The RNA shown here (transfer RNA) has 72 nucleotides and comes from a Candidatus Adlerbacteria bacterium. The sequence was found in a public genome assembly. Its Rfam family is "tRNA". Rfam classes the family as a transfer RNA. Lineage of the source: Bacteria > Bacteria candidate phyla > Candidatus Adleribacteriota.

RNA sequence: AGCGGGGUGGAGCAGUAGUAGCUCGUCAGGCUCAUAACCUGAAGGUCGCAGGUGCAAUUCCUGCCCCCGCAA
Numbered sequence: 001a002g003c004g005g006g007g008u009g010g011a012g013c014a015g016u017a018g019u020a021g022c023u024c025g026u027c028a029g030g031c032u033c034a035u036a037a038c039c040u041g042a043a044g045g046u047c048g049c050a051g052g053u054g055c056a057a058u059u060c061c062u063g064c065c066c067c068c069g070c071a072a
Stems, first nucleotide, its partner, number of pairs: 002070006010024004018055001026042005048064005
């Protein structure tokens, strides 16, 4: 060189064509004598990169990069 799986907010993961959500975390407020727990709200993602198809791509196709495994 080859084969398979994966890359999505700070972390772990969903979503597999109709402009992206869950849990934890962070921040603010509420509650409390106070802290934790609990409740409410907010911020944070050009979905690894580049091209193609298509009215529309995280999703389908091609190439490349990175991680894990198999084989050698």